[in-house]
Context: one part of a larger RNA
Molecule: large-subunit ribosomal RNA, domain II
Organism: Fibrobacteraceae bacterium
RNA sequence: GCCUACGAGUUGCUCCUCACUGGCAAGGCUAAGCGCUUCAGGCGCGGAACCGGAGCGAAAGCGAGUCUUAACAGGGCGCUAUAGUCAGUGGGGGCAGACGCGAAACUUUGUGAUCUACCCAUGGGCAGGAUGAAGGCUGGGUAACACCAGCUGGAGGUCCGAACCAGUUGACGUUGAAAAGUCUUUGGAUGACCUGUGGGUAGGGGUGAAAGGCCAAUCAAACUGAGAGAUAGCUCGUACUCCCCGAAAUGCAUUUAGGUGCAGCCUUGAUGGAGUUUAUAAGAGGUAGAGCUACUGAUUAGACGAGGGGGCUUCGCCGCCUACCGACUCUAGACAAACUCCGAAUGCUUAUAAAUGCUCGUCAGGAGUGAGGGGCGGGGUGCUAAGGUCCCGUCCCGAGAGGGAAAGAACCCGGACUGCCGGCUAAGGCCCCAAAAUGUAUGCUAAGUUGGCCAAACGCGGUGCGGCUGCAGUGACAGCUAGGAUGUUGGCUUGGAAGCAGCCAUUCAUUUAAAGAGUGCGUAACAGCUCACUAGUCGAGCGGCUGUGCAUGGAUAAUAAUCGGGCAUCAAGCAUACUGCCGAAGCCGCAGGAUAUUUAAUAUAUCGGUAGGGGAGCAUUCCAGCGGCGCAGAAACAGUAACGUAAGUUAUUGCGGAGCUCCUGGAAAAGCAAAUGUAGGC
Repeated sequence: GCCUACGAGUUGCUCCUCACUGGCAAGGCUAAGCGCUUCAGGCGCGGAACCGGAGCGAAAGCGAGUCUUAACAGGGCGCUAUAGUCAGUGGGGGCAGACGCGAAACUUUGUGAUCUACCCAUGGGCAGGAUGAAGGCUGGGUAACACCAGCUGGAGGUCCGAACCAGUUGACGUUGAAAAGUCUUUGGAUGACCUGUGGGUAGGGGUGAAAGGCCAAUCAAACUGAGAGAUAGCUCGUACUCCCCGAAAUGCAUUUAGGUGCAGCCUUGAUGGAGUUUAUAAGAGGUAGAGCUACUGAUUAGACGAGGGGGCUUCGCCGCCUACCGACUCUAGACAAACUCCGAAUGCUUAUAAAUGCUCGUCAGGAGUGAGGGGCGGGGUGCUAAGGUCCCGUCCCGAGAGGGAAAGAACCCGGACUGCCGGCUAAGGCCCCAAAAUGUAUGCUAAGUUGGCCAAACGCGGUGCGGCUGCAGUGACAGCUAGGAUGUUGGCUUGGAAGCAGCCAUUCAUUUAAAGAGUGCGUAACAGCUCACUAGUCGAGCGGCUGUGCAUGGAUAAUAAUCGGGCAUCAAGCAUACUGCCGAAGCCGCAGGAUAUUUAAUAUAUCGGUAGGGGAGCAUUCCAGCGGCGCAGAAACAGUAACGUAAGUUAUUGCGGAGCUCCUGGAAAAGCAAAUGUAGGC
């Protein structure tokens, strides 16, 4: 992992509530017990109790009233619209383990020191080698000691190193040879050493050279039984079929936030008569927008300028001045969620009319939901960041399949009852992959731009199409030839400044076809080369500004690249217009089924679906009644065929070898794919 078996909403209560069925009914019903008995799920007796029939008051109590009160007032709760009760079945609730499995833990009774920690008693063990303490002896030495040397001696938590004990390093091992090992290497090895045997300390306790270590492969509180089915707002699992409807992820509250209560939204039943859309009419309102000499606040420039600052003046009051600040007012401009003189569109309320036809409200039974998410629009927050976060509106996913977007929860199209080798379309497409145009017409693009991710400021004599304007056969533009002068080296400045460092200026005047007190290069300064400007040559268009289409640079991401790919250039790219076709579970056609309503012929509408509500069935085991089958072959198992929307059923064949069962009812240990489910097998 697979197969087989087992495996989860049950049972009890004369507790509550609702529905249905039945009995009796202003009543209903017995309980214990007793009697009878065919011993049964029986019959009878038993009226205690309980529920209902009247309420009000704290109560005494009174009573269609009563309480409050001084009250006959007022007010509260009632009456005046009467159905209950018992039993059965089912839905839900309560109390019980209460759908099943699952803690970590707590309490209590006991069992453990054969592992291990420490301790007690009594035994055992430590090859070999090295070092050479004290002391002693002899000699030297001293006044005597001290002291020195040699020999002797054999100390030590001494040294090296086996056994023994330990476990430092590395490798292997890691479903191991082993639930801690093997090999290599290493530490101790006469000691706080190692070890045998016997004994002691026990669970909030022991023991601990202390690591929360160890106390039998278990330790921040051992193990075993019991309380015990502890509790688990948590996780997981929860078993046959078909049919109808079909949510929520919100509000308020919560020691509340992944739980729960009430409401909202779903469903079933009963009941009422509404509901929705459009048009018209009447309303409430202060958003978008707009506006502000209409308020509040903020605000730019100018005019006017009260008042203030500064300076001058004066004994003082005055007075004068200003590159200062500046209210009010005026002119022009302009801002606001918490501004409004104004003010929509939508939406909302009501009335009337029309259309539609159960879509709406109420009551009662049953829920689930109370983590939501995305797109678009209006906002807050944030960075006008986020696949961010918080609101409002709407659509979708959730719970929605199908077609398109290469692929894709929510983007586009469109809501799947079933069947069909029929038709038409939507979005999107029509060169090939790949269904349908290598379609028509006119342009554009040269960048493979583009061909469905995306890209800016800024730059560009790429190219197409416009608008305005200038020059031009009295010869333009470009090229070529020639000229481009004089006062003058203008003045100033400067070491120098001569067209060309810089400053100034009536940047002037003269000669001219034309030529700036000079456009750039150049010199230390000159010089020199150019330009503007002019003539000649040439012979037809040439410039400037601006709008717009497509293209171009800007353009950088981590494994080779790519529009989905191949590939495509008067396109298979871009733009405009047109025609045809393809294309879905959409629509139509044909056939069939179900549900709801309907005079029950038929007609119309409907039939995606998670949580969830409701309905109808299939199968299994057992029981009762009535039937039936079976050794001429029951059940079970296996093959084949048929039938039914499905769960399933039937027939037949094989195997099997003794029981089985239709129908009508009843009762349940009543259906498995999942629970790291349990057991067995493979």